The RNA shown here (transfer RNA) has 72 nucleotides and comes from a Lachnospiraceae bacterium. Lineage of the source: Bacteria > Bacillati > Clostridia > Lachnospirales > Lachnospiraceae. Its Rfam family is "tRNA". By type it is a transfer RNA. About the family: Transfer RNA (tRNA) molecules are approximately 80 nucleotides in length. The coordinates come from a structure-prediction model, not an experiment, and the mean pLDDT is 81. The sequence was found in a public genome assembly.

[in-house]
RNA sequence: CGCCUGUUCGUCUAACGGUCAGGAUACCUGGUUCUCAGCCAGGAGAUACGGGUUCAAGUCCCGUACAGGUGA
Numbered sequence: 001c002g003c004c005u006g007u008u009c010g011u012c013u014a015a016c017g018g019u020c021a022g023g024a025u026a027c028c029u030g031g032u033u034c035u036c037a038g039c040c041a042g043g044a045g046a047u048a049c050g051g052g053u054u055c056a057a058g059u060c061c062c063g064u065a066c067a068g069g070u071g072a
Stems, first nucleotide, its partner, number of pairs: 001071007010025004018055001027043006048064005
C1' cells in the first nucleotide's frame, strides 16, 4: 500500500428493506421482608461516524474511524 470481515442499550444477543429496534442480565423506582438477598410490578437506556439509493435503511451502496484476518 492492496483485498476481505466485523462495529446494535453498561454487558451479552436478536431483528425479509416495512407497525414503537425485541430479549437476557445489570441499573433505577415501587411492592413484599425487621434488614439484605430473592420474588412481583413498572421505568430509563443502543443501530461507530458522514454521505448515497429507496415511498421507506440496523439491513443495500460509497467514504472515514476503530478491531481482526490476509497479500505484497